The part of an RNA shown here (small-subunit ribosomal RNA, 5' domain) has 525 nucleotides and comes from an uncultured prokaryote. The RNAcentral record of the full RNA draws on ENA. The coordinates come from a structure-prediction model, not an experiment, and the mean pLDDT is 85.

Context: one part of a larger RNA
RNA sequence: GAUGAACGCUAGCGGCAGGCUUAACACAUGCAAGUCGAACGGUAACAUAGAAAGCUUGCUUUCUGAUGACGAGUGGCGAACGGGUGCGUAACGCGUAUGCAACCUACCUUUAAUCGGGGAAUACCCCAGAGAAAUUUGGAAUAAUACCCCAUAAUACAACAGAUUCGCAUGUUUUUGUUGUUAAAGUCUUGGCGAUUAAAGAUGGGCAUGCGUGAUAUUAGCUAGUUGGUAGGGUAAUGGCUUACCAAGGCAACGAUAUCUAGGGGGUCUGAGAGGAUGAUCCCCCACACUGGUACUGAGACACGGACCAGACUCCUACGGGAGGCAGCAGUGAGGAAUAUUGGUCAAUGGACGCAAGUCUGAACCAGCCAUGCCGCGUGCAGGAUGAAUGCCCUAUGGGUUGUAAACUGCUUUUAUAUAGGAAGAAACCUUUUUAUUCAUAAAAAGCUGACGGUACUAUAAGAAUAAGCAUCGGCUAACUCCGUGCCAGCAGCCGCGGUAAUACGGAGGAUGCAAGCGUUAUCC
Numbered sequence: 001g002a003u004g005a006a007c008g009c010u011a012g013c014g015g016c017a018g019g020c021u022u023a024a025c026a027c028a029u030g031c032a033a034g035u036c037g038a039a040c041g042g043u044a045a046c047a048u049a050g051a052a053a054g055c056u057u058g059c060u061u062u063c064u065g066a067u068g069a070c071g072a073g074u075g076g077c078g079a080a081c082g083g084g085u086g087c088g089u090a091a092c093g094c095g096u097a098u099g100c101a102a103c104c105u106a107c108c109u110u111u112a113a114u115c116g117g118g119g120a121a122u123a124c125c126c127c128a129g130a131g132a133a134a135u136u137u138g139g140a141a142u143a144a145u146a147c148c149c150c151a152u153a154a155u156a157c158a159a160c161a162g163a164u165u166c167g168c169a170u171g172u173u174u175u176u177g178u179u180g181u182u183a184a185a186g187u188c189u190u191g192g193c194g195a196u197u198a199a200a201g202a203u204g205g206g207c208a209u210g211c212g213u214g215a216u217a218u219u220a221g222c223u224a225g226u227u228g229g230u231a232g233g234g235u236a237a238u239g240g241c242u243u244a245c246c247a248a249g250g251c252a253a254c255g256a257u258a259u260c261u262a263g264g265g266g267g268u269c270u271g272a273g274a275g276g277a278u279g280a281u282c283c284c285c286c287a288c289a290c291u292g293g294u295a296c297u298g299a300g301a302c303a304c305g306g307a308c309c310a311g312a313c314u315c316c317u318a319c320g321g322g323a324g325g326c327a328g329c330a331g332u333g334a335g336g337a338a339u340a341u342u343g344g345u346c347a348a349u350g351g352a353c354g355c356a357a358g359u360c361u362g363a364a365c366c367a368g369c370c371a372u373g374c375c376g377c378g379u380g381c382a383g384g385a386u387g388a389a390u391g392c393c394c395u396a397u398g399g400g401u402u403g404u405a406a407a408c409u410g411c412u413u414u415u416a417u418a419u420a421g422g423a424a425g426a427a428a429c430c431u432u433u434u435u436a437u438u439c440a441u442a443a444a445a446a447g448c449u450g451a452c453g454g455u456a457c458u459a460u461a462a463g464a465a466u467a468a469g470c471a472u473c474g475g476c477u478a479a480c481u482c483c484g485u486g487c488c489a490g491c492a493g494c495c496g497c498g499g500u501a502a503u504a505c506g507g508a509g510g511a512u513g514c515a516a517g518c519g520u521u522a523u524c525c
Base pairs, nucleotide, nucleotide: 001524002523003522005521006520007519008518009517012377013376014375015374016373017372018370019369020335025333026332027331029330030329031328034077035076036075039074040073042070043069046068047067048066049064050063051062052061053060054059055058084288085287086286093213094212095211096210097209098208099207100206103205104204108201109200110199111198112197113196114195115194116150117149118148119147126139127138128137129136130135156181157180158179159178160177161176162175163174166171186193187192188191214260215259216258221251222250223249226248227247228246229245230244231243232242233241263285264284265283266282267278268277269276270275290311291310292309293308294307313324314323315322316321341367343366344365345364349363350361351360352359353358380411381410382409383408391402393400394399417461418460419459420458421457425452430447431446432445433444434443435442436441437440469514470513471512472511473510474495475494476493480509481508482507483506484505490497491496
């Protein structure tokens, strides 16, 4: 000098930031991922309309998906993002520099082409049943942008043949020909949205390689899929990734193997620098989601709020059987020196879905708590000596000191208080109007929308009114006397103080330093 700090005493205000460093311990409760009726069959609720019936003659009941809408269901997209944590990992994990002639990429952009015909099911619902529940069995019927088949088909894919580029090479680029294989879906407000194929882009990822990236040698040898080859399999793709066979290799004192510790980086702290220490907040990467394992779906996961199996734990049970996973946001218990509200809003920014309106969003934006830190402001200013008086303290008893301090006079009003006014953050989407044209796009104008918040800020009012502590005073080290105590009680960072005149202990007066803080402890340089 610094801190994600804690503790003691103290405490007026504001701005900006930060806030479980310990038990990756266990979790009550609520919320944190939905959305689309412009894909579909439909109609449980609500509203409207129509019809019928009843009578309390303006209401009730029933019916009709007819309309706005919409529970549950089929289907699509999303749920792999966003948010959390640092267990594991000493590793191509991270950082950096390269490579992939060994690769993938939903949505988005551009270009080219296409969207023809048919079929069989199934959910919700209905009927019948099992169960305490969770859930589940059978039967009949039905729809689609769900599923299947056919057609069409290349600059896609495969095989064969020919030419050709590059490479040391297995190979590979470009191209020609022949044969074969492979696609789709419709919808509405009728010119849009959507579906399929191909080429390219963008974005995101996968893989490989060089170098760098802890401690211990009181760890010296380690390794059988091990090292390499051939062939098959597997993958988006290379590869012992995997299998069979063949060879016997591969690593290591430039530290293999083993053990311990640890997420890495940008950065942060310190230091003149070199370096040392560190990896909270913010950003990038990685890993994980009760513990261990496995795959499914999908463009993408081996998937925090998905599935299955095993385990530990908790809960429900009618004892037959079931349910759960806060290292999401709040919150609870426990642990601990120690770390906050079971708050508000989607107004802005961003995300998912949707043509849109919009819905969802504990992301985010805000508010609450805490002197935890940094920064700013205030607690008044000027005058006022017979240096007042009663005081405190000291004294050589003359006086000194507290001290311009107070009283008193004049002035000011930040902050706090009260009253009144009162923002920016909001312009888009959308609606309306106008203009232009390629007629559904662009431009312009107007209108709509604020959680924070009656907040910030401004004005006015009155009045010094509402606001100072903490540590130290032997030397280092700024600041001294008296009383008490008597090697006791105690102090102490080091040297050391205290045994009767203690500037070092305790108190008082005075002084010094810092100040809404001041000290102590811990840790780092």